[in-house]
RNA sequence: CGACAUAACGCGCCAAAUCCCCCGUCAGGGGAGCGGAGGACCCAGCUUCUUGGGGUCAAUCCAGGGCUCGAGACCAUCGAGGCCUGGACGGGCACGCUCUUUGAGCCCGAACCCGUCAGCUAACUUCGCCGGCGUUCAAGGAGCGGGAUC
Numbered sequence: 001c002g003a004c005a006u007a008a009c010g011c012g013c014c015a016a017a018u019c020c021c022c023c024g025u026c027a028g029g030g031g032a033g034c035g036g037a038g039g040a041c042c043c044a045g046c047u048u049c050u051u052g053g054g055g056u057c058a059a060u061c062c063a064g065g066g067c068u069c070g071a072g073a074c075c076a077u078c079g080a081g082g083c084c085u086g087g088a089c090g091g092g093c094a095c096g097c098u099c100u101u102u103g104a105g106c107c108c109g110a111a112c113c114c115g116u117c118a119g120c121u122a123a124c125u126u127c128g129c130c131g132g133c134g135u136u137c138a139a140g141g142a143g144c145g146g147g148a149u150c
Base pairs, nucleotide, nucleotide: 011134012133013132014131018032019031020030021029022028033129034128035127036126037125038124043119052117053114054113055112056111060088061087062086063085064084065083067081068080069079070078071077089109090108091107092106093105096144097143098142099141100140101139102138103137104136
C1' cells in the first nucleotide's frame, strides 16, 4: 500500500415488519402507525362437488432441449420430477427527504399457509410487525427541508 475476514458505531437496501408506554431477569401487556384475512343488502357470478378449491407475495405464463422414474406390446406414446436455454410479463437497485417519468446496466421471479371452505362487502371479528442483506449511472418533473450570504 492492497485484498479478505471479524467486531463496534453510523448510514443505507428489500419488506407491512416501525415508534411509544407499563412491567420487568427473561418473559409478558397496552397504544399509535403500517400490512393481511374473514364478513351483509346491492352488484357480480359461471365456477365447484378430486383434474378439489383458496390465501400471502413481484414470484406467473409459454416454447425448446436433454436427464431420471413409472405405465406401455418395453416400439411409438403418456405421466411425474427436477436441470439448462430463450421469450412474454411482473418486481428490486442512497441525487438532503417523499413521490414520479424515460433510457441503459445489474439482479430476483422463491417460499410458505388454509384444509374441502371463503366473490365484492358497511358494521363487526381477527392476525402480523419477522427475517435477510451492503449500495448502478444518466436525463427530467412535482413538492418539502437544511445551510450560507445579502
c-di-AMP riboswitch aptamer (ydaO/yuaA leader) from a Deltaproteobacteria bacterium, 150 nucleotides, folded computationally.
NCBI's taxonomy places the organism under Bacteria, Pseudomonadati, Myxococcota, Myxococcia.
The coordinates come from a structure-prediction model, not an experiment, and the mean pLDDT is 77.
The sequence was found by an Rfam model in a public genome assembly.